[in-house]
């Protein structure tokens, strides 16, 4: 000392929560001892039973007992003192009731102390007891008859107490204390001792210590309580108190109290102090002391020094008890107890031994006051549960990557101790007075000695906040949870377990209170946008308030005195073994009161001043205000001409106007609003707000200028006053506009937006209303604190003939900006800086500026203004992204220009759907859908129905046993059984190696789940130009900055700027291809020249010239010219060059995003299956098919078909293979064969194109589905379900709706050819080449994308966020 939690992150504003600390506490789970404390907080609810106040025989009388007897004990009565203390509780009460400080000159005072006098003579009665006698009892009544310290005369009068005369002293206002003298009035009680005296009693006087009244200040919430109050407030008399006093009465006056909160309501015992806190403060009023007020409820007096009396009286009342029903009794908020109530709170115990009360001369009696013991982890405070020593790191549990870690010196085990226990023994202080006696506690506590690790550990918690992690179940369930939040299958947040952490005889919980909370802020807070500046003035009370002097001395400073009780806190001694606790002394006790001083500053009073504020005087400025008048433009309307078919609106219309003559167009009238241009971040105004000209009244400001006045200011609660629109209300006025309202439109509706009309309203005069984002979202004043530039008004100075220019004061209005300030934006002399005054407001969001109530309004509604509930949050500003039917540049087949397709038809394929025993699974906008699938008749194959198998079809290990495969027969549908046959290899010669069988078993095995656990691959934005780090800078930060601007690129691609310098991945280059020639090299390729040969042919010798193949190397970089640019970058144009501005094509894919795909390519965590969810086999499925969808293929025809003739490639592939040639066949093919592991042989015919004939616009000589029939061919086998071939059939279909999809040159389009998978089986895929266009103005608009900006309440980011009805 601070922490969590708003956001994708940040900063700051706010709230809610958490971490301490405490308790009369209560609950859950646990529970060894002692010491000290502490215990009915709730019904001030009701109580049985006992006990809490009595005592004196030395006041009286008398009875009773014992004793011979003196006496002596005991006791009801009278009488004396207590019973007003102590105990008890907090009902009430917001008060002089407490608290602290006065003051009584307005007062009392038993018992105590102390002085001073006094204690003298008489008389009458009554209780008791006797005896009658009434009641059920409680309680009484009558006779007689006595006593006293009980009662009452009388005398005495130191006194004292009223009156008179005389005087002294004094104070604080009534006054107050004496002195002297005089009248009156007024007093007692006696016991006890032989006595001495000793305890009493009377009147007084002083203390002591109690106590009554009064007053200062100070003592809770509510104003949505604003007025109260009739003995009220005051006086005179008079009465009553101990005493002042409306305390009580008569009368006489109208006062009293209040916003410094009366009254009225709710709440509550006040204080020392406890509790938190640095502290100021907040909260609290137990246990201990003070103080008050209560005693069942409500009132009253008595008696007494002293009460209106807890265990006294009376009266009433409500409850309970007892009754003979006639009447009585009763009061635990005293100590125990007891049921009720409560989440809760003890024994109906011992003692009067201490300490303290009361009587009493004592002795002594009484004391639930107090001193003790029980109970109760309620609280502190101590102490134990054992100490050393002890690795085979036992066992066990826990967990494991199977190695181990762990639990853990822990325990076992050895050696000790003995605190607490137990068992014995011995034993206190507390006892003082006062020799003696005395002890509830207690045989305690305290010591000895003996036993014996024996009897004594738990609660809580482990995602953060917060110290402490791991396996298992659980699977938004079950539950946790103080806040944030955890739990949908791998939960450190749930439950157990194993370890941890934390506390300890306790540990959480829950509840309260303070703290943290500067989150009401005096210390110590805010108010431009987070909650908050009144709509503006004026102005009361009130608050503050210039500059000299003098006096005061109320605040204020400084000293002395009183008081702030004790206890308590804190220091600091002593003490119980420590400690709690106890006890000594000390400081605090921040307060009041008094006294003396001080004279700075504020009060105050008094005297001046002139700068603040006012005033006079001279100007000039202006939509400042009221009123009355006038005035052009324009609008509609009316009258008239002049004219004809439309006006009008609108996105586009229509409604509406108009041939009865609109709209346009002239001329005249009428009428009511508004005043264009000037016109300006210009001017006035307090603030609302003010705009044509004129007059008249009038407010404020500015300048100048110093003649008055002299502090006359500032502010402002409440008060009064103004205050846009709109809205009332009365009369008026009505052009235009124009809510509501009709109509036409839009629209899915369209009560809207848009049009056409139109009523209130608008204007005007009086009235009402009092609100607005009445905003600068900035109160008002006053000083002071760099600059710079407009702009308005005035004024000085310089200049100059003079007016501008320039310089410079003061008002007022702008803007930029520096200190500072702010959480940033941002404010800055018109402050949001620094200060000072006074005012108004805020205190999480919602509920709700509602709800009651008040006051105001004709009403409409204003205005003042909660609560219960519910939430964790609601907000400000900025940052980064995303987004927007924002906005700037820019770029792509994106558009737009073209060109050919799709979508209509058949027919292939894949999808879905939807049948099925199964149609096996994945793939789903772009980015699934001729995808996985380079090719499902079996097989594949995972699906399905049936028939088998279980250590298993496949891996390792592995008793024992035998070679095994293989062949052959039989059974079955095969897997499979069964019988027969058939036999290894190495040698060291009894063993090894393969190889089969093979018990038990580990185990294997799974295309079975998660692709939301994963590796790894792949897909997309996107070949899009981005996406990022170091360093420094900049900003509290989040994060900018570099990477932004200017320019350029195809590119973050260069160039140039610049608080940025530089670097990585990306882009480009390096790689492969193609295009040019060269160089080398030439075989199977090539052949120019020779030569040779042939029917012909590079067929042969040869050749390195050509093509050509492949290997170096070369070439192209804006190099070079010349324009444009900024002399850059780089562009544009030209040379030359095969090829020009990345030349064409390809590989190559950044930081990331989609929990995108895939657990069925493979891997792999977890969880499931283990005679099955694992293998094996046979058929069957994957090929269905009402229907949609995607991809293609052929077409639909003369740029064509078809016959027939005739050139020109490239790139592949090829021994279980290409397969020439011959043959045969119409043909698929087949027979038979050469060559060829291929620059050499074969697939292999290139096809469109050319040429020559034919069809002639039709469902055709186009199309060719689909069927038939006969064949071929691959395979074990082509029924479901291959594929040609030949004849015959010859279906839709005449260019395709809406949408749409490819392509910018060797592209599109067409046109053949290989090739991988492959026995077979391509319209798909990959790949060769041949023919070979159109079109691009352009960048408005579609998608998509980059950078920059701007708004945001989005950030799971627009498929967002969010609102409202409904369920």
């Nucleotide at each position: 000392a601070g922490a969590g939690u708003u956001u994708g992150a940040u900063c700051c504003u706010g709230g809610c929560u958490c971490a301490g600390a405490a308790c009369g506490a209560a609950c859950u789970c646990u529970g060894g001892c002692g010491g000290c404390a502490u215990g009915g907080a709730u019904u001030a609810g009701g109580c049985a039973u006992g006990c809490a106040a009595g005592u004196c025989g030395a006041a009286c009388g008398g009875u009773g007992c014992a004793g011979c007897a003196a006496u002596g004990c005991a006791c009801a009565g009278u009488g004396g003192c207590g019973c007003a203390a102590g105990g008890g509780u907090g009902a009430g009460g917001a008060a002089c009731g407490c608290g602290u400080g006065a003051g009584u000159g307005a007062c009392c005072u038993g018992c105590c102390u102390u002085c001073a006098a006094g204690u003298u003579u008489g008389g009458a009665a009554u209780a008791g007891c006797u005896c009658c006698u009434g009641g059920a009892a409680a309680c009484g009544g009558g006779a007689a008859u006595u006593a006293a310290u009980a009662c009452c005369g009388g005398a005495u009068g130191u006194g004292a107490u009223c009156g008179g005369u005389u005087u002294u002293c004094u104070g604080c206002a009534u006054g107050g204390a004496g002195a002297a003298u005089u009248g009156a009035u007024u007093a007692a009680a006696g016991c006890a001792g032989c006595a001495a005296u000793g305890c009493g009693c009377u009147u007084g006087a002083a203390g002591a210590g109690g106590g009554g009244c009064u007053c200062g200040c100070g003592u809770c919430c509510c104003a949505u309580u604003a007025g109260u109050u009739a003995g009220u407030u005051g006086g005179u008399g008079a009465g009553g108190u101990a005493a002042c006093g409306g305390c009580c009465c008569a009368c006489c006056a109208a006062g009293u109290c209040g916003a410094c909160g009366a009254u009225c309501g709710g709440u509550a015992g006040c204080c020392g102090a406890c509790c938190u806190g640095a502290g100021a403060g907040g909260g609290u009023g137990a246990u201990c002391g003070g103080c008050c007020a209560c005693a069942u409820u409500g009132g009253a007096a008595c008696u007494g020094a002293g009460a209106c009396a807890c265990g006294g009286u009376c009266c009433a009342g409500a409850c309970u008890c007892c009754u003979a029903c006639g009447g009585g009794a009763g009061g635990c908020a005293g100590c125990a107890g007891u049921g009720g109530g409560g989440a809760a709170u003890a024994u109906u115990g011992g003692g009067c031994a201490a300490u303290g009360g009361g009587c009493g001369c004592a002795a002594g009696c009484c004391u639930g006051a107090c001193c003790c013991a029980g109970c109760a982890a309620c609280g502190c405070c101590g102490c134990g549960u054992g100490a050393a020593g002890g690795a085979a790191g036992a066992a066990g549990g826990u967990u494991u990557u199977c190695g181990g870690a762990u639990u853990g010196u822990a325990a076992a085990c050895u050696u000790c101790u003995g605190u607490c226990c137990u068992u014995g023994g011995u034993g206190a202080c507390g006892a003082a007075c006062a020799c003696a006696a005395u002890g509830a506690c207690g045989g305690u506590a305290g010591c000895c000695a003996a036993g014996g690790a024996g009897g004594a550990a738990g609660c809580c918690c482990c995602g953060g906040c917060u110290a402490a992690c791991u396996a298992c179940g659980u699977g938004c369930c079950a539950g946790c949870a103080g806040c944030c939040g955890c739990g949908g299958u791998a939960a450190u947040a749930c439950g157990u377990a194993g370890g941890g952490g934390g506390c300890a005889a306790g540990c959480g919980u829950u509840g309260u209170c303070c703290g943290g909370a500067a989150u009401g802020a005096c210390u110590g807070g805010g108010c431009g946008u987070a909650a908050a500046g009144g709509g503006c003035g004026u102005g009361u009370a009130g608050g503050c308030g210039g500059c000299u002097c003098u006096a005061u001395a109320a605040g204020u400073c400084c000293g002395g005195a009183g008081u702030g009780a004790a206890a308590g806190u804190c220091c600091u001694g002593c003490u119980u073994u420590u400690a709690a606790g106890g006890u000594g002394g000390g400081a605090a006790u921040u307060g009041c009161u008094u006294u003396g001083g001080a004279g700075a500053c504020u009060g105050u009073a008094g005297a001046g001043c002139u700068u603040g504020a006012g005033u006079g005087c001279g100007g000039a400025a202006g939509a400042g205000g009221u009123a009355a008048g006038u005035g052009g433009a324009a609008u509609u309307c009316c009258c008239a001409g002049u004219g004809u078919a439309g006006c009008g609106g609108u996105g586009a219309a229509a409604u509406g106007c108009g041939u009865a003559g609109a709209g346009a167009u002239u001329g005249g009238g009428a009428g009511g609003a508004a005043c264009a241009c000037c016109a300006g971040u210009g001017g006035c105004g307090a603030a609302g707000g003010c705009g044509a000209c004129u007059u008249a009244c009038u407010g404020g400001g500015c300048c100048g200028u110093a003649a008055c006045u002299g502090a006359c200011g500032c502010u402002g609660a409440g008060g009064c006053g103004c205050g846009a629109a709109a809205c009332c209300g009365u009369g008026g006025g009505g052009a235009g506009c124009g809510a509501a309202c009709a109509g036409g439109a839009u629209u899915a509706g369209a009560u809207a937006c848009c049009c056409u009309g139109g009523u209130a309203g608008u204007c005007c005069a009086c009235g009402c209303a009092a609100u607005a984002a009445a905003c600068g979202a900035u109160g008002a004043a006053u000083g002071u604190u760099a600059g710079g530039u407009g702009u308005a008004g005035g004024g000085g100075g310089u200049a100059u003939c003079g007016a501008c220019c320039c310089c410079u004061c003061c008002u007022g209005u702008g803007c930029c900006g520096g200190a500072g300030u702010a959480a940033a934006c941002a404010c800055a002399a018109u402050a949001a800086a620094c200060a000072u005054u006074c005012c108004g407001c805020c205190u999480g969001g919602g509920g709700a500026g509602u709800a009651c109530g008040g006051c105001c309004g004709c009403a409409a509604g204003g205005u003042u203004g909660a609560a219960a509930c519910u939430c964790a949050a609601a907000g400000g500003a900025a940052u980064u992204g995303a987004c927007g039917g924002g906005g700037g540049c820019c770029c792509g087949c994106a558009c737009a220009a073209g060109c050919a397709g799709c979508g209509g038809a058949g027919c292939a394929u894949g999808u879905u759907g939807u049948u099925u025993a199964a149609u096996u699974c994945g793939a789903a906008g772009c980015a699934a859908c001729g995808c996985g699938a380079a090719g499902a008749a079996c097989c594949u194959u995972a699906c399905c129905a049936g028939g088998u198998c279980u250590u298993g079809a496949c891996a390792u290990c592995g008793a024992g046993g035998a070679a095994a495969a293989g062949c052959u027969a039989c059974a079955g549908a095969g897997a499979u059984g069964u019988a027969g046959u058939g036999u290894g290899a190495g040698c060291u010669u009894g063993c090894u190696c393969a190889u089969c069988c093979g018990a038990a078993g580990a185990c294997a095995g799974g295309u079975g789940g998660u692709g939301c656990a994963u590796g790894g691959u792949u897909g997309u934005c996107g070949u899009c130009a981005g996406c990022u780090c170091g360093u420094g800078u900049c900003g509290u930060g989040a994060g900018a900055u570099g990477u932004u601007g200017g320019g350029u690129u195809a590119a973050g691609u260069c160039c140039c700027g610049c608080a940025a310098c530089g670097a990585g991945c990306g882009c480009a280059a390096c790689c492969c291809u193609u295009a040019u020639g060269g160089u080398c090299a030439g075989u199977u390729a090539c052949u120019a020249a020779c030569g040779c040969g042939u029917a012909g042919c590079g067929g042969c010798g040869a050749g390195g010239a050509c093509u050509c193949u492949g290997a170096c190397a070369a070439g192209a970089c804006u190099g070079c010219c010349g324009g444009g640019g900024a002399c850059a970058a780089c562009u544009c144009g030209g040379a030359g060059g095969a090829a020009g501005g990345u030349g064409g094509g390809g590989a190559c894919g950044a930081c990331g995003u989609c929990a995108a795909a895939u657990c069925a390519u493979c891997a792999u965590g977890c969880c499931c299956c283990u005679u099955a969810u694992g293998a094996c086999c046979u058929g069957g499925g994957c090929u269905a098919c009402a229907a949609a969808c995607g991809u293609g293929c052929u077409a639909c025809a003369a740029u064509g078909g078809u016959g027939g003739u005739u050139a020109c490639a490239a790139a592949g592939a090829g021994c279980a293979g290409c397969g020439a040639g011959c043959c045969u066949g119409u043909g698929a093919a087949g027979g038979u064969a050469a060559g060829c592991g291929a620059a050499u042989c074969u697939c292999a015919a290139a096809a469109a194109a050319g040429c020559c004939a034919u069809c002639u616009c039709a469902g055709u000589u186009c199309g060719g589905a689909c069927u038939g029939u006969g064949g071929g061919c691959u395979g074990c086998a082509a029924c479901c379900c291959g594929c040609c071939c030949a004849c015959a059939c010859g279906a839709a279909g005449u260019u395709g709706g809406a949408g749409u999809u490819g392509c910018u040159a060797g592209u599109a389009a067409u046109c053949g050819c290989g090739g991988a998978u492959c026995a077979g089986a391509a319209u798909g895929c990959c790949g060769c080449g041949g023919u070979g266009a159109a079109u691009a103005c352009g960048u408005u608009c579609c998608c998509g994308g980059g950078c920059c900006u701007u708004g945001c309440a989005c950030u799971c980011a627009a498929g967002g966020c969010c609102c409202g009805u409904c369920a």

The RNA shown here (small-subunit ribosomal RNA) has 1367 nucleotides and comes from an uncultured bacterium. RNAcentral holds the sequence, with entries from Greengenes. Rfam family: Bacterial small subunit ribosomal RNA. Rfam links the family to the GO terms ribosome and structural constituent of ribosome. Its mean pLDDT, the model's own confidence on a scale to 100, is 85.